[in-house]
Molecule: c-di-GMP-I riboswitch aptamer
Organism: Candidatus Brocadia sp. WS118
RNA sequence: UCACGAUAAAGGUAAACCCUGAGUGAUCAGGGGGCGCAAAGUAAAGGAUCUUUAUAAGCGGUUUAAACCGUUUAAACGGUUUAACAGUUUAGUUGAAGAUAGCCUUACUGCCGAA
Numbered sequence: 001u002c003a004c005g006a007u008a009a010a011g012g013u014a015a016a017c018c019c020u021g022a023g024u025g026a027u028c029a030g031g032g033g034g035c036g037c038a039a040a041g042u043a044a045a046g047g048a049u050c051u052u053u054a055u056a057a058g059c060g061g062u063u064u065a066a067a068c069c070g071u072u073u074a075a076a077c078g079g080u081u082u083a084a085c086a087g088u089u090u091a092g093u094u095g096a097a098g099a100u101a102g103c104c105u106u107a108c109u110g111c112c113g114a115a
Base pairs, nucleotide, nucleotide: 004113005112012037013036017032018031019030020029021028022027035102041108042107043106045105046104047103048100049099050098051097052096053095055091056090057089058088059087061085063084064083065082066081067080068079069078070077071076
């Protein structure tokens, strides 16, 4: 120096959960907390998982328009169908935008030194 990693020393970090804040959300930031971690330091390049969405399908409608039918002189009212609109549910594997580095790989950097 490289590999490796002690029930070593000095330090570091901080899961779940709780509080506050940001975000539609995955999640993130701060405080408490401490399950763990020798790269649980940094970087979303590859994979994986997750979120939102374009989109597709379904559902119902206090909405709008048109056509038809019924009552009617007409207006108006009621009904059916279609289209639009907004809502909602599911999918979203091929599209788009994101999240996770404490899921794995990869790249870069770093403390200590027993066997």